Two RNAs folded together computationally: RNase P RNA and transfer RNA, 429 nucleotides in total. The prediction has a mean pLDDT of 76. It holds a member of the Rfam family "Bacterial RNase P class A". It is annotated as a ribozyme.
[in-house]
RNA sequence: CCGGUGGGCUGUCCUAUCGCUUCUGCCUUUGGGUGGAGGAGGAAAGUCGGGACAACACAGGGCGCCAUACUUCCUAACAGGAAGGUUCUUUGGCCGAAAGGCGGAAGAAACAGCGAGUGCCACAGAAAAUAACCGUCCGUCCCAGGCGGAUAAGGGUGAAAACGUGGGGUAAGAGCCUACGCUGUACCGUGGCGACACGGUAGAGGGGUAAACCUUAUGGGUUGCAAGAUCAAAUAUGCCGGCGUUUGAGGGCUGCCCGUCCGAUGCCGGUGGGUAGAUUGCUGGAGCUGCACAGCAAUGUGUAGCCAAGAUAAAUGAUAGGACCAGACAGAAUCCCGCUUACAGGCCCGCCGGAUUU
RNA sequence: UGUCGUAAGGUGUAAUGGCAGCACAACUGGUUUUGGUCCAGUUAGUCGAGGUUCGAAUCCUUGUACGACAA
Numbered sequence: 001c002c003g004g005u006g007g008g009c010u011g012u013c014c015u016a017u018c019g020c021u022u023c024u025g026c027c028u029u030u031g032g033g034u035g036g037a038g039g040a041g042g043a044a045a046g047u048c049g050g051g052a053c054a055a056c057a058c059a060g061g062g063c064g065c066c067a068u069a070c071u072u073c074c075u076a077a078c079a080g081g082a083a084g085g086u087u088c089u090u091u092g093g094c095c096g097a098a099a100g101g102c103g104g105a106a107g108a109a110a111c112a113g114c115g116a117g118u119g120c121c122a123c124a125g126a127a128a129a130u131a132a133c134c135g136u137c138c139g140u141c142c143c144a145g146g147c148g149g150a151u152a153a154g155g156g157u158g159a160a161a162a163c164g165u166g167g168g169g170u171a172a173g174a175g176c177c178u179a180c181g182c183u184g185u186a187c188c189g190u191g192g193c194g195a196c197a198c199g200g201u202a203g204a205g206g207g208g209u210a211a212a213c214c215u216u217a218u219g220g221g222u223u224g225c226a227a228g229a230u231c232a233a234a235u236a237u238g239c240c241g242g243c244g245u246u247u248g249a250g251g252g253c254u255g256c257c258c259g260u261c262c263g264a265u266g267c268c269g270g271u272g273g274g275u276a277g278a279u280u281g282c283u284g285g286a287g288c289u290g291c292a293c294a295g296c297a298a299u300g301u302g303u304a305g306c307c308a309a310g311a312u313a314a315a316u317g318a319u320a321g322g323a324c325c326a327g328a329c330a331g332a333a334u335c336c337c338g339c340u341u342a343c344a345g346g347c348c349c350g351c352c353g354g355a356u357u358u
Numbered sequence: 359u360g361u362c363g364u365a366a367g368g369u370g371u372a373a374u375g376g377c378a379g380c381a382c383a384a385c386u387g388g389u390u391u392u393g394g395u396c397c398a399g400u401u402a403g404u405c406g407a408g409g410u411u412c413g414a415a416u417c418c419u420u421g422u423a424c425g426a427c428a429a
Stems, first nucleotide, its partner, number of pairs: 001354010012323007020039008041329001045340002048338005053224004060258004065220005070084005085111001086109006093102003112215002117213002119209003133155002135151007163181006182205002185202007228280004238271006250262003287306008359428007368382004376412001384400005405421005
């Protein structure tokens, strides 16, 4: 320098004219006019997780249902974030006869438990978890072979086959024994807040699957601003059918049961009428920016400054010119914190490969 | 705006995690003078992407499309 890959930041600007919308000063014939100030995003999106806020029975009990799942910390909270642990993948290096191990770099992980129980594991294969098809070995017989037994070293099947390598041992074999290892369990010691690491002792070798049921631990009331509050307007307590009135219909927005409370001008269905407007909730908040301090960091504390959409058929646009080229994904609807997904172009950083120069 | 649900050939629908079937439609051939009926055959599908698993239409995550309900 080129290419690839991962991550972070940013994500059009200026001028003129014409419009839209919120607040506000003035004028007004109450229709409006005019001046000033403000007017989308990093994701406003998906609605995936969590909260604030609000309403409802926040008396209680049982069963169910859902969520989370290495550790510590952060946070209002979370399935989020930070730091770490463990395991795995790729890459190159070293030790070892091998099995395997060591430390480096980059990345990934829904990472409790199948050594609690149950289920499932197609096809192939003898056998899919109470393993003898071929083979090997032993015995026997009516001896090209049959029968009985031993054997998991070898073959073959499969996604997966009953710890690995070397040696001993044996009729042949086998953790049967042994040396070195691997895996996971229990106990002890040391270090660490902890996950865990290192060392020692004992005993073990068990297939996989919990994004199968499930077990363990922890947590979770339900419903969402069309929640809810206030005012205005209107009204039919109509008609038909069914249920019920203490032998209790039905309801109390909480899955089911119990329990409890309300309950007669009642409840359910159909039919037929009325109203279909306004205010509030609504944006000053877990707020934004700068600085200092604490912390590895996420983040917290202190201090100074700032106010920056609030519509309701729904406003933020159009035209012309210029700045290099007309610039992606995309448009607020109660608010906030995260996550996920989409994204032209520009800038920065890490890693990998190649080329060149020193 | 909020809360839910669904997605399998052109259409309607089966499928314990184990070779994706069926009916109608479409197309081709036969039968017929021709068309229909009938007979034989063919094409065509798990919404996209990623993950768990030996193996995914099915389980999980995410996206897309469509639908329902709520004054």